[in-house]
RNA sequence: AGAGUUUGAUCCUGGCUCAGGAUGAACGCUGGCGGCGUGCCUAACACAUGCAAGUCGAACGGGAAUCCCAUUUCGAUGGGAGGAGAGUGGCGCACGGGUGAGUAACACGUAGCUAACCUGCCCCGAAGCGCGGAAUAACGCACCGAAAGGUGUGCUAAUACCGCAUAAGCUCACGAUCUGUAGAGGAUAGUGAGAAAAGAUUUAUCGCUUUGGGAGGGGGCUGCGGCCCAUCAGCUAGUUGGUAAGGUAAAAGCUUACCAAGGCAACGACGGGUAGGGGGCCUGAGAGGGUGGCCCCUCACACUGGGACUGAGACACGGCCCAGACUCCUACGGGAGGCAGCAGUGAGGAAUAUUGCACAAUGGGGGAAACCCUGAUGCAGCGACGCCGCGUGGGUGAUGAAGGUUUUCGGAUCGUAAAACCCUUUUCUGUGUGACGAGAGAGGACGGUAGCACAGGAAUAAGUGUCGGCUAACUACGUGCCAGCAGCCGCGGUAAAACGUAGGACACGAGCGUUAUCCGGAAUUACUGGGCGUAAAGGGCGUGCAGGCGGUCUGAUAAGUUAGGCGUGAAAGCUCUCGGCUAAACCGGGAGAGGUCGUCUGAUACUGUCAGACUAGAGUAUGGUAGAGGCGUGUAGAAUUCCGCGUGUAGUGGUGAAAUGCGUAGAGAUGCGGAGGAAUACCAGUGGCGAAGGCGGCACGCUGGGCCAUAACUGACGCUGAGACGCGAAAGCAUGGGUAGCGAACGGGAUUAGAAACCCCGGUAGUCCAUGCCGUAAACGAUGUGUACUGGGUGUUUGUCCCCCACUGGGGGGUGAGUGCCGAAGCUAACGCGCUAAGUACACCGCCUGGGGAGUACGGUCGCAAGGCUAAAACUCAAAGGAAUUGACGGGGGCCCGCACAAGCAGCGGAGCGUGUGGUUUAAUUCGAGGCUACACGAAGAACCUUACCUGGGUUUGACAUAAUGGUGGUAGGGAACCGAAAGGGGACCGACCUUCGGGAGCCAUUACAGGUGCUGCAUGGCUGUCGUCAGCUCGUGUCGUGAGAUGUUCGGUUAAGUCCGAAAACGAGCGCAACCCUCGGGAUUAGUUACAAGUGUCUAAUCCGACUGCCCGUGACAAACGGGAGGAAGGUGGGGAUGAUGUCAAGUCAGCAUGGCCUUUAUAUCCAGGGCUACACACACGCUACAAUGGCCGGUACAGUAGGUAGCAAAGUCGCGAGACGGAGCCAAUCCAGCAAAGCCGGUCGUAGUUCGGAUUGCAGGCUGCAACUCGCCUGCAUGAAGUCGGAGUUGCUAGUAACCGCAGGUCAGCUAUACUGCGGUGAAUACGUUCCCGGGCCUUGUACACACCGCCCGUCACGUCAUGGAAGCUGGUCACGCCUGAAGUCGGGAAGCUAACCGCAAGGGGGCUACCGCCGAGGGCAGGGCUGGUGACUGGGACGAAGUCGUAACAAGGUAGCUGUAGCGGAAGCUGCGGCUG
Repeated sequence: AGAGUUUGAUCCUGGCUCAGGAUGAACGCUGGCGGCGUGCCUAACACAUGCAAGUCGAACGGGAAUCCCAUUUCGAUGGGAGGAGAGUGGCGCACGGGUGAGUAACACGUAGCUAACCUGCCCCGAAGCGCGGAAUAACGCACCGAAAGGUGUGCUAAUACCGCAUAAGCUCACGAUCUGUAGAGGAUAGUGAGAAAAGAUUUAUCGCUUUGGGAGGGGGCUGCGGCCCAUCAGCUAGUUGGUAAGGUAAAAGCUUACCAAGGCAACGACGGGUAGGGGGCCUGAGAGGGUGGCCCCUCACACUGGGACUGAGACACGGCCCAGACUCCUACGGGAGGCAGCAGUGAGGAAUAUUGCACAAUGGGGGAAACCCUGAUGCAGCGACGCCGCGUGGGUGAUGAAGGUUUUCGGAUCGUAAAACCCUUUUCUGUGUGACGAGAGAGGACGGUAGCACAGGAAUAAGUGUCGGCUAACUACGUGCCAGCAGCCGCGGUAAAACGUAGGACACGAGCGUUAUCCGGAAUUACUGGGCGUAAAGGGCGUGCAGGCGGUCUGAUAAGUUAGGCGUGAAAGCUCUCGGCUAAACCGGGAGAGGUCGUCUGAUACUGUCAGACUAGAGUAUGGUAGAGGCGUGUAGAAUUCCGCGUGUAGUGGUGAAAUGCGUAGAGAUGCGGAGGAAUACCAGUGGCGAAGGCGGCACGCUGGGCCAUAACUGACGCUGAGACGCGAAAGCAUGGGUAGCGAACGGGAUUAGAAACCCCGGUAGUCCAUGCCGUAAACGAUGUGUACUGGGUGUUUGUCCCCCACUGGGGGGUGAGUGCCGAAGCUAACGCGCUAAGUACACCGCCUGGGGAGUACGGUCGCAAGGCUAAAACUCAAAGGAAUUGACGGGGGCCCGCACAAGCAGCGGAGCGUGUGGUUUAAUUCGAGGCUACACGAAGAACCUUACCUGGGUUUGACAUAAUGGUGGUAGGGAACCGAAAGGGGACCGACCUUCGGGAGCCAUUACAGGUGCUGCAUGGCUGUCGUCAGCUCGUGUCGUGAGAUGUUCGGUUAAGUCCGAAAACGAGCGCAACCCUCGGGAUUAGUUACAAGUGUCUAAUCCGACUGCCCGUGACAAACGGGAGGAAGGUGGGGAUGAUGUCAAGUCAGCAUGGCCUUUAUAUCCAGGGCUACACACACGCUACAAUGGCCGGUACAGUAGGUAGCAAAGUCGCGAGACGGAGCCAAUCCAGCAAAGCCGGUCGUAGUUCGGAUUGCAGGCUGCAACUCGCCUGCAUGAAGUCGGAGUUGCUAGUAACCGCAGGUCAGCUAUACUGCGGUGAAUACGUUCCCGGGCCUUGUACACACCGCCCGUCACGUCAUGGAAGCUGGUCACGCCUGAAGUCGGGAAGCUAACCGCAAGGGGGCUACCGCCGAGGGCAGGGCUGGUGACUGGGACGAAGUCGUAACAAGGUAGCUGUAGCGGAAGCUGCGGCUG
C1' cells in the first nucleotide's frame, strides 16, 4: 500500500466482500512448564450458612470464673488479687468495600467565584478550668409475654445531666475613624447586653472550655465542553420579577402572602428515546470513529417508596420510623429479615472462580500503651481468558532402507526424515540445602516456596487451520446439481486442484480455527478530503425578514488573531531515557507531550466594533428607444357549422379495403341572405418580450420591466437568502353563463384468434367567459443566483458614436445590451462544454450518498374533492447505473450480388408400384442420421453368411495376439462307424516339417492376459457436412484514443472478386480471389500396336503453338475500367473440373479406423441352428410408370460414346414361343466377347373410349443362381386387367449443347428385389423487361434495454407456496402526568387538657419541658377520564422471493399506433384515449 465482484470487452459512477489490529469474550479440536495480569457483560433476580466495625477499666458504678491470705462449727465467713460477660459514658460506625438501577443534570470535565458558607480528630498561638446541685442504667425485688421484648418499684457512679460565678477573645445592638466594592465588605478603638469548662493518671503527661490562625475536607454559584429524534414547535402559574416574612452553615421562589406579567425557544425551548461522567482504552498517517471492563477521580444507589433523628459530617449498605412486595418464626395474640461487602447457593445464560490462609507487610478504627478489630489488604486455589518467556532435544547419518502416496512404470515424493552411532539435561523424577520480603532485637500467611547443589535418563511433552481466485500451499480416489461447500465471486449434472477421504504442501504453534462486536481499509458523510448537464443529486419561478458574506481612505479600540510570561491541565497511562527481577511481559526513578482553559503584558497587518470621509458597487434624475410584457373595453375580415330561400339529381361520405352515417321527406355540389361561437392565415424569423408559467388580427385607455446616452444628485444604501409571502401550463373541482369546431367517457361500424385499441361514423363532460379553489409537469438548457477574470471567427435583433460615397439610400469602423452557430486554452468517465462555460475564482442558498421496497406506510399539515407537501422501516438483491466500443439484430436507410424473384420450360403435391423414414406392432422387428445441412442417407447389393438383434443349444486362456513355466513322440494334421438341428462329442485308421541333433515349430496344461458393433462424438484424433467458391479474414510498424478499440479494410470510380485505379495517417505484408494443374474446343511436329486393301493418318498419345483488353474507335479523371469493332477455331474468367480463407453450428461419426476414461470377464466374449432386420390401420420424403394420337401396337430401316471381361466375357452352330439350355471358337483385350443402341425415319393400324391407353394385382406353367428361394430372389410364357382422364393449398429443378426427351455401360454382386447411384453418348428448346417484392449473402450507415446475441430481451393481472409489513371491530400490557377521595411515619405550627427531678419561690405556685389532640404538607391506596408506546387480532391492502404454471405483448429496432410525462376518464391485465408539455 491494496484486491475480488456489474460488461462480449472498456472507462467511469457505485454498492457489497476480503486481507490488518483489538476484546472482561464464548464455542470446536488440542494441551508440557513458569512469570505477570485478569475472571456474572445476563436477573439493581432471590438468597441457606459463616465472616466483613469495633474499641477504650488511664471516664464510671458494679463484677462471674479462678487464685492467695486469715478464720473455720468444714456448711462457710472476712480480706486481697483477678478481671469474663453486660451496663452508663467517649470516640468510631458518614472511612474503607460493592454496584451502575436511576440521572441528559452544574451529574461530570475544565476554568473561575463564594463580599453568601461549614469543618470532629490534627498543627501553631491566646485565655481559662472557681463553687454547687438533681437524677439514671446496670443491679435487687415483684410482674407480663411463646418469642421479640417490656412494666412497676427500690438503690447507685461518672469525662452523662443541670445551676451560679468569671470573660482575654467571641456574638448581638449603637454610633465613630480608616480602607475597599458597581453595590454588599474588612480593620481599629469605644459603650451596652449575652454566653464556658471535667476530669483521669504509673506525675511523664493525656484530656476539658472559649477564641484566632493553618492544613486537609466539604456545601453553594457561574462561563465553556461532551448523545439521538423536528414524523416532539411552541413551553411555562411558583411559572419570571418585586416587597415582606419564614428557613438554612450559607445566596436564592428554597417556602408562604401580596403585587406586577413576565420568563424560555429554530444558536432547538418543551416532549420522547438512550445513557452514570471523566482520566483513559481500541483503532487510525492524522483529523476522526468506537468505547468507558480491570486501575485512579467523581456522582448516584443500598429490597421498593417516603421520612426524619443523632452527629463536625448522613437524610446513613451491615442505624431508626412508616407504607408496600417478598421470605422466615409463631403458642395465631404477635414478631424477625434485607450479600449491588468476602466466600458460597439457586435461577437466568453462550458464559465468568475457593463457603481457603494471615493480619507477617501496607493502610484504617479505638486505646497513653500493650493490644484488639479489619473478607480493606497481603497471599494461596481454580480457568491457555490475555500478555511475555522456555521446552518437547543437538550433531553425524544415502543401500536415498522398509512402508505410505503417485506414476508416462523409467521414476518421483514423504526424506537426513527414520534406523544406527556420538552428545547434552532446559524441562521431568528423586535426594540434600534453602532465602530476600523485618527500617534496633524477636516475630513470615505465602513457604520447606523461589533459588542452589547432586543423581537418573532422550528420557515426561504437538497440535490446529488451510491448499479455485482474492491468498502462501496439488495430486489420487470416492461422489455425480446427490451428498455437501461457501467471506465475496462461485463450486457439484461421470475425468471436481472448490464436496468427502488419503498422501503431500503451506501458515501459525501450546495453541489453532470459528462466531460476535469495534476501528481500519471506506476520499463510502469528504474539517483535513467528495459531488449535483446525461451516473444519485439545482428548489417550477420570484419578492424578501432572520442569518451568512461584503467596495476605497483615515483615525480610535483591541473582541477575533498573534507573541511572551505566569497559573492550572491529580496520580496511573502514553513517548523518551535510566534502573530492578537471568531477559521479556511486569515494576521503579527522571524528563516530555497532552486544553477551543484562565490570567497578565505586548503587537495591530487582516476581520470585527466606533467615528469621519470618498465614488468605481447600487440607486435617483434628465433625454431617447425596441417589443405577441400585463389588464380592461371595443372592433374587423377569412373559414367551419347551423338556419332560410333558389338551381339541381342520385348519390355522398369515409378507408389499406369497407361498413356504420347522411340522402328521392331532395343530400352532396352550387348561388344569395342570416345566426352564433371560437381562433386570428400571409407578415413569421434558432425574430421579440417576460422572473418563470407563458405571450401573436386591429384600435383605444390604464400599467410593469429592460436597454442606450448624459454624468447632475444620494453616498455602500450591496449580494445571497432557511422559514414566510406571491405568481405558477394542462388536466381537474365549485357556482353561474356560453357552446361553432374539436372531443376523454359512451354508442355504432370495421380489423382481429380476441380488439375493452390503433382506422371510420356519431358524441357528453371539457375546451371558451366571470368569480373562487387546486399547486402539479420531461414546470428542461434535465445546467440555482450574483460578481470578476480568460484567444478568436461568423450570423442575427435592438440602441448609440464616428467616417466615406453623396441620398426613398448604401458602405466601413467603434462601443453597449440580447440571441444563435463553429471553435484556442482549460475542463470532462466519455459524450461534450467552451465570454450565454460544464474554464479560473469568490459569496450565499437548495440537493445527493447502492438497487428494490417507495416518493410508499404511519403521523402531521394544506385542500370541497381529486390529491399535494413532509417522509420511514422490516424484508430482499449483488448489483442497479452513465458514456463509449465491437458484434448481432430491426416489420431503419443507402449501394450491390445469386435460377432469389420476375420471364419461361419440365415437374412434384392427386393414382398404382419401388425405396427410405416416422409411428405402431413384435421374442426381435440391431444401430446410427433429424429444418435448410436426416429421410434411394451409412448400405457400390440383408434368403444362410453379412448381422451388430431375438429364441434355443454349446465353449471358458477362449474364434484371434504375445510372453513365461511345465509337459508331450505314432506328436501336429486328416479322419470312417455312432450320437446330435448344427456347433460339438467320438475315435477305428492314415500320418507329417526344419535341425548345427541340444532342439525348434506344433499340441496340451497353468499364469499373465485375450475379447466386447458395450457407454461417453458433451473427453478426443482423423475425416466430413454447412454458411460458401460467398469475398472476405488478419498481422507488423506507425498514428489516434485513459481504454475496449479505431485507422489500414473507410471514401470517389470499377470489377465475378478487399479486382484494379485515384484520394486518404497511414506504409507494407500474410491467408483467401485470380493465375499456376487436369479436361474439352483450333493448329503444328513426332510415333504408329490396332483400324482399313499396301500407304495414309479419320484415329490413338507424346511434345509444343495459340488469347494478352495485344490492336482500332468512343466514354471515363491524362486512371482503373467499360461499350463497340477488326482479326481469329476460340474474346474479355472461352466451357467444365480439381482447388473450400479466419471462423460458425459442443453440426455428424467411439458402428470404417484410431483413441482417454468407465463398464463387462463361465459373459455385454465366442461358436452353432432357426427366426428377425422384408411386420402394417396410418403419415411424410425421394423416385419409377402412367393417364395417351407430338401417342400405342405391327413391320421395315439408320447412326453412338463411356466402360467391363480368366473362379471371367463368351462367338458361331443346335434346341426352346421365351427365360434359357447344350456348345465351346476367340480373348489377359484399339485385335476376341458382351454388342442388335433407343428416341429418329418409312409404311400400316387404332379414332378419344377407362380404350389396341395404363399396367397394378392374382392364377397356372416354366427357367436361372445358390448347400438352401416357405418366411424372403430374379427372369420367361399364358391368363387376369385395379387405380388413374394431368392433379388443392403449396412447392422443386434449370440460363445452352443447358432444360427436356432417348437409350447404353459400369461398380457392388453366386443371384437379385437398381425404378437407386456413377458415368456415356443421341435428339435438342423457351425465356431473362427488370431488381418493387419473397429467400440467402456482401459493404457502408443508423437505433438498441440484445451479447446463449430477435428462436433475444421483457411488462402486468391471475393461480400456488414462503416471508416481513400497513389498515382493522376489538382484546391485553407498559409508561406518564392531571382531577377528586382517603391518608402512614415525620418535620413544622398550634396545643385552653394531662404529666413533669434540677431554676425561682418559705409555700401555694411560677418558669421551662414532655405527651395526648388539632392543622398544613405528605409516600401509598382508591375512583374516573386521558396522552404516549408495545403485543395480539377475524378480515383486508399492497410488497419481496420462488422450478418448466395461465392470459395476453405494453417496452427495447420506426418494437410494428415513436416513446416518455402531469392530469382526467375507461379497461381481465400489461394498458388505451383526451388535453397540455418534453426529445431522453
Notes: RNAcentral holds the sequence, with entries from SILVA. Small-subunit ribosomal RNA from a bioreactor metagenome, 1480 nucleotides, folded computationally. Its Rfam family is "Bacterial small subunit ribosomal RNA". Gene Ontology terms of the family: structural constituent of ribosome and ribosome.